[in-house]
């Protein structure tokens, strides 16, 4: 350069759960924690998954109408997810 994580060093993240913020919500941030990670490093570009405020649709109910409110479902990503799979970018030790 290449390919490997069998072997070595020094480390680093850090799931559920639990507590505080921020959110409609999925979920994220902080701290506790420690299931697990050799790219559980970065970053939603494509699939995949999770939420559905927003919008729009349908049924109630309520208002004197028009229409508007409010409740209940459906559909929707513009929201999240990289510790769900691929692409991309960086980058530690060792082997061979």
């Nucleotide at each position: 350069c290449u390919u490997u994580g069998c072997u070595c060093a020094g480390a680093g993240c850090a799931a559920a759960c639990c507590c505080a913020u921020c959110g409609a919500a999925a979920g994220a941030u902080g701290g506790g924690g420690g299931c697990g990670c050799a790219g559980c490093g970065c970053a939603a570009c494509g699939g995949g998954g999770c939420u559905a405020a927003c919008u729009u649709c349908c049924g109630a109910a309520u208002c004197a109408g028009a229409g508007a409110u409010u409740c209940g479902g459906g559909a929707c990503a513009u929201g999240c997810u990289c510790g769900c799979c691929g692409a991309g970018c960086c980058g530690c030790c060792a082997g061979a």
c-di-GMP-I riboswitch aptamer from a Nitrospirota bacterium, 96 nucleotides, folded computationally. The sequence was found by an Rfam model in a public genome assembly. Taxonomically the source falls in Nitrospirota (Bacteria, Pseudomonadati). Rfam family: c-di-GMP-I riboswitch aptamer. Rfam links the family to the GO term cyclic-di-GMP binding.